[in-house]
Predicted 3D model of a 1429-nucleotide RNA (small-subunit ribosomal RNA) from a metagenome.
Model confidence (mean pLDDT): 83 of 100.
It matches the Rfam family "Bacterial small subunit ribosomal RNA". Gene Ontology terms of the family: ribosome and structural constituent of ribosome.
RNA sequence: GUCGAACGGUAACGGGGGUAGCAAUACCUGCCGACGAGUGGCGCACGGGUGAGUAACGCGUAUGCAACCUUCCCUUGACAGGGGGAUAGCCCGGGGAAACCCGGAUUAAUACCCCGUACGGACGCAGAAAGGCAUCUUUCAGCGUCGAAAGCCCCGGCGGUCAAGGAUGGGCAUGCGUGCCAUUAGUUAGUCGGCGGGGUAACGGCCCACCAAGACAUCGAUGGCUAGGGGUUCUGAGAGGAUUAACCCCCACACUGGUACUGAGACACGGACCAGACUCCUACGGGAGGCAGCAUUGAGGAAUAUUGGGCAAUGGGCGCAGGCCUGACCCAGCCAAUCCGCGUGCAGGAUGACGGCCCUACGGGUUGUAAACUGCUUUUACAUGGGAAGAACUGCCCCGACGUGUCGGGGACUGACGGUACCAUGCGAAUAAGCAUCGGCUAACUCCGUGCCAGCAGCCGCGGUAAUACGGAGGAUGCAGGCGUUAUCCGGAUUUAUUGGGUUUAAAGGGUGCGUAGGCUGGCCAGUAAGUCAGUGGUGAAAUCCCGUAGCUUAACUACGGAACUGCCGUUGAUACUGCUGGUCUUGAGGACAGACGAGGUAGGCGGAAUGUGUAGUGUAGCGGUGAAAUGCUUAGAUAUUACACAGAACACCGAUUGCGAAGGCAGCUUACUAGACUGUAUCUGACGCUGAUGCACGAAAGCGUGGGGAGCGAACAGGAUUAGAUACCCUGGUAGUCCACGCCGUAAACGAUGAACACUCGUUGCGUACCACUUGAGGUACGUGACUGAGCGAAAGCAUUAAGUGUUCCACCUGGGGAGUACGUCGGCAACGAUGAAACUCAAAGGAAUUGACGGGGGCCCGCACAAGCGGAGGAACAUGUGGUUUAAUUCGAUGAUACGCGAGGAACCUUACCUGGGCUUAAAUGCAGGGUGUCCGCCCCGGAAACGGGGUUUCCCUUCGGGGCACCCUACAAGGUGCUGCAUGGUUGUCGUCAGCUCGUGCCGUGAGGUGUCGGGUUAAGUCCCAUAACGAGCGCAACCCCUAUCGUUAGUUGCCAGCGCAUAAAGGCGGGGACUCUAACGAGACUGCCACCGUAAGGUGAGAGGAAGGUGGGGAUGACGUCAAAUCAGCACGGCCCUUACGUCCAGGGCUACACACAUGUUACAAUGGCCGGUACAAAGGGCAGCUACCUGGUGACAGGAUGCUAAUCUCGAAAACCGGUCCCAGUUCGGAUCGAAGUCUGCAACUCGACUUCGUGAAGGUGGAUUCGCUAGUAAUCGCGUAUCAGCAAUGACGCUGUGAAUACGUUCCCGGGCCUUGUACACACCGCCCGUCAAGCCAUGGAAGCCGGGGGUACCUGAAGUCCGUAACCGCAAGGAUCGGGCUAGGGUAAAACUGGUAACUGGGGCUAAGUCGGAACAAGGUA
Repeated sequence: GUCGAACGGUAACGGGGGUAGCAAUACCUGCCGACGAGUGGCGCACGGGUGAGUAACGCGUAUGCAACCUUCCCUUGACAGGGGGAUAGCCCGGGGAAACCCGGAUUAAUACCCCGUACGGACGCAGAAAGGCAUCUUUCAGCGUCGAAAGCCCCGGCGGUCAAGGAUGGGCAUGCGUGCCAUUAGUUAGUCGGCGGGGUAACGGCCCACCAAGACAUCGAUGGCUAGGGGUUCUGAGAGGAUUAACCCCCACACUGGUACUGAGACACGGACCAGACUCCUACGGGAGGCAGCAUUGAGGAAUAUUGGGCAAUGGGCGCAGGCCUGACCCAGCCAAUCCGCGUGCAGGAUGACGGCCCUACGGGUUGUAAACUGCUUUUACAUGGGAAGAACUGCCCCGACGUGUCGGGGACUGACGGUACCAUGCGAAUAAGCAUCGGCUAACUCCGUGCCAGCAGCCGCGGUAAUACGGAGGAUGCAGGCGUUAUCCGGAUUUAUUGGGUUUAAAGGGUGCGUAGGCUGGCCAGUAAGUCAGUGGUGAAAUCCCGUAGCUUAACUACGGAACUGCCGUUGAUACUGCUGGUCUUGAGGACAGACGAGGUAGGCGGAAUGUGUAGUGUAGCGGUGAAAUGCUUAGAUAUUACACAGAACACCGAUUGCGAAGGCAGCUUACUAGACUGUAUCUGACGCUGAUGCACGAAAGCGUGGGGAGCGAACAGGAUUAGAUACCCUGGUAGUCCACGCCGUAAACGAUGAACACUCGUUGCGUACCACUUGAGGUACGUGACUGAGCGAAAGCAUUAAGUGUUCCACCUGGGGAGUACGUCGGCAACGAUGAAACUCAAAGGAAUUGACGGGGGCCCGCACAAGCGGAGGAACAUGUGGUUUAAUUCGAUGAUACGCGAGGAACCUUACCUGGGCUUAAAUGCAGGGUGUCCGCCCCGGAAACGGGGUUUCCCUUCGGGGCACCCUACAAGGUGCUGCAUGGUUGUCGUCAGCUCGUGCCGUGAGGUGUCGGGUUAAGUCCCAUAACGAGCGCAACCCCUAUCGUUAGUUGCCAGCGCAUAAAGGCGGGGACUCUAACGAGACUGCCACCGUAAGGUGAGAGGAAGGUGGGGAUGACGUCAAAUCAGCACGGCCCUUACGUCCAGGGCUACACACAUGUUACAAUGGCCGGUACAAAGGGCAGCUACCUGGUGACAGGAUGCUAAUCUCGAAAACCGGUCCCAGUUCGGAUCGAAGUCUGCAACUCGACUUCGUGAAGGUGGAUUCGCUAGUAAUCGCGUAUCAGCAAUGACGCUGUGAAUACGUUCCCGGGCCUUGUACACACCGCCCGUCAAGCCAUGGAAGCCGGGGGUACCUGAAGUCCGUAACCGCAAGGAUCGGGCUAGGGUAAAACUGGUAACUGGGGCUAAGUCGGAACAAGGUA
């Protein structure tokens, strides 16, 4: 829950009947339908939920039970006779707040009990047969003992008892499979087994007594952590990996723990008892409860739905049935949470509209046929109308068959969903699109904003003023009723590698051997059939997956059929291989005999050299040590040397690329003992073998313990040096130690960075040992040890019969870097320490090999005024100029090692000028164009003003075809202007490496590739210049040459140049006539090429005071600057992108400033004097310039210059030398050196010399006496020295720059060193390339973590105490006819308590290291020979 068809009954409802009443109604009556509560039966052990526990026979799979049970259901057989006493309910009474309880009286049954009957049942005894699986089982017959029942009824039925069988469901046992940790290695006392009992449905230590000492475990016991298991699901090519949500099977659980009762079944989700925690009620005495059922509430959380409808269907319980119950279930609701389907329109439509966005912007592109507009369609939405299937039953009615209650057919009845699906009509493009992304991976690009900010980011990485990477916009791309993010799993990942990886150098071979378990194992024969293979049987639930078909309009979904489920078990066969058993063989392995080898090992003995010390001698002032020194030793006699003695350690030469050993390792000679590989013989055994986890042994140096020993060496230590420092390198000493014996330690770059064994695979050439053959030389075999080189392998370097090749077997080890070989734990050790060995956290790498560069206090070769050898300077002085700094209103800006600093500037008084102060202008100072106006402009004058500017006056342009045009000004409009920023947005130009000899390409070849080769090598050159060689052959840009000047000659041409000869003239002079000879001028040629000779050399080429030649080996000089480097310089020379200013950052003007001045630097000039100064005299250039110019000449002036005057537009005129030489003077001094500074007076230019010019004259007469460290230039017509010219320019601060001639040296042994460069090679941890990289302490911040007194927990175990309910055992008095009960005692136990330990967490004063963090401190450890490998 149900059953009145088990029972006593009647509280409620309905009906009937009766009584009262007019009636309403009240009362009575179990008579009927029914039925509260109760007795009894069945169910409640199903269904539904959850995954806490469980690592287990829990689950999966396959078996077994001869060791078992099974309500209801089916089949079969048999049976149901008689009797008895209670009890709930009801009634009466009582207690309690309640829950509920107590007493009395009375009563029924399919409730309970007794007797009878009963077999084939159960138990016991003994027997026979058959079977099996050991105990045994089955069947047959015998004896003894024991056990049954229930009735109800509508007469149709439904039930009851015993026994057997079936079906279903369960129980138990076993094989195999089933997570992680060994930093969990030993566990266990009912534990393992036996005998006997108890208990159970049943086996069993399941429980008990006794006996015995076993049982489990490296094939992982025990412990800890985690977890329900499977079918499946996701992924994957598969093998695998992950997973357990929905659905199905099994298990476990029901507030937590324990316990049993009832029952066929439970130790029971919505039953009971006890204990505990929690919640609630209470009258405080005592009670009640268990949503992990369906809804619902709260809390927690990133997050998860309705307190819905219905039993119509499917299923379940009860009932004869109608029926009742059923949050199982069927439906509906909510959620884009998933899967599937559909739509948001379709067609046409270009002057390609408007708008937006972009651009090279009068225009174009894109949005985009997109829109508008025209035509069409109507799914969907909306409205109206129609409208299901799902329903078959039961019972009722009718019919039929069997024969009287079952089956079959027909009829009516039954729908929560639901007026839902679906259908029709109407309407009108009408009702319907978002999200992410757009740097690469990865489909999709522009603008603006921002400016290492804000932000993005999966990885790489974006953002510091032009961001396709941030934010916005336009556009595009991808998906779409969704899109993107996050989390998780698999994949890619062959990145745990069974399929399918590795270990020389990237992570990775154990330090070595012996050897246990294990793994693997030679030839032949036979047997067996475990593995293996084949056939067959069973099973592998269903669902899922796959294939086919079907049902919803399709699909998702669902149904049916098939296949599959790769597995397990049985059975029959096969026998090649593996295994097992037996036999046999000799080649693997071992033994025997013989030979020979070696620094193999252990113990003992002996030896010489060297060193030190002692004693003695000789001898005297140093020795020793270093880069140089010092400490140290020494006149108390060292060092040196001689002799003798002693001590300890190590063994020169031989000696090697050698030998031996398992490795570590082993070296004078010798003796003893001992081990071994090897060769020969082919005599013996007969697979005895290989490898080897754990284990055992050995194991350099250092270190430790005990005892010795101690010469030399030598950590620590001391001293001396070095140094900024020097707790180092160097030096002087020196203790442990090094040596011996015994015992520990157990590690090394213990390395061949290469585990062991076996087999196979081209060659060349050494060495060691032994044997054979022949010895005149060559040869062969085995083992060992080297070098080179093939195939093959390898990322490459490389390895290559001594493999890193090809295979087999076994072991060890690896899985990104750091943290870290650290922490904790454990084991070992006397200690030091070793072995084992993590995590948090952090990074986007760490690493290997090779390549190209760069670099090196690496190497080789070579070059350069690079050094050296020289000459002259700078650095000291004064001045000039530039720069820094400072100052200032401004001192405009730029250039900053070399490669800025006499630079931009080859001319700052105004101007320049960009700066400052002040005053003005705003289409503007300039130019163009358009429109309009005026006729001016120019010139002159006046006023204010510093000027610009403002105001006023005078004047009234030119041409004309008469229309107008030109020019200028004004107004308006459009274009402005900016020396403002960015040289790190750019062009162009320039500096530097460097006039260094390099830099590349095509084709070929080599290499997986980067790349190489060529370009290297041997020579040679100034040179990648040339030659030879050569897997390279060629080519380009560079070099050289071609160009210019210069040196020689020739030809041509002679004016303005020249003048030898002839002539004229002059004081003189090419002044003139003439001349082309010479010089010269300026054009064309010649000439020089190692061409010739000698020598060397293959050649290229070199050498030669060679020849010739003006010149000789690029004759000298110039121009010429490869690929590139320095984000080198310049936005201020110019140009230009972007940004910025616009009554100013534009522009005009005046004045000032760029010229300042304590100081520092750079480049120069002049000097310091006698190779000189001064005075006088006398010569000789080149190259240039000149009309707003150069100026002869004359005059004046001391002079700068001035005044005249002439020539020259220039080979015509003009500007013009100085050193030198000759003579004189000065006589070494702050001077007759030096000229700064200052004073005075002038000249010239110019609008103007105050700030701020140059020059002249006179006067003044400073520092300075050759310059510290250091540093610059120059190799021949050069340095040095002397002057001259030019540009710019009114003038000039020019002593600068660029040119020119005159005079005119010295030196170079040479390449060790400094600097720079080239080539080859080497190392590299560098590539922003050594001005690199990078290490550690300290300081600061953050993070995780170890230790730690202590504090706070957790789970488990042990010992003891206590001990509920319950069950078991025992139980005389009391109750009962009996069954039995009550009572009392004991055992066990949940829980509680006490105690001591162990394990494991959290936290913690303090403490240890670690990691990370743009610009902290100290040093400088590593990378190069990293400066001490």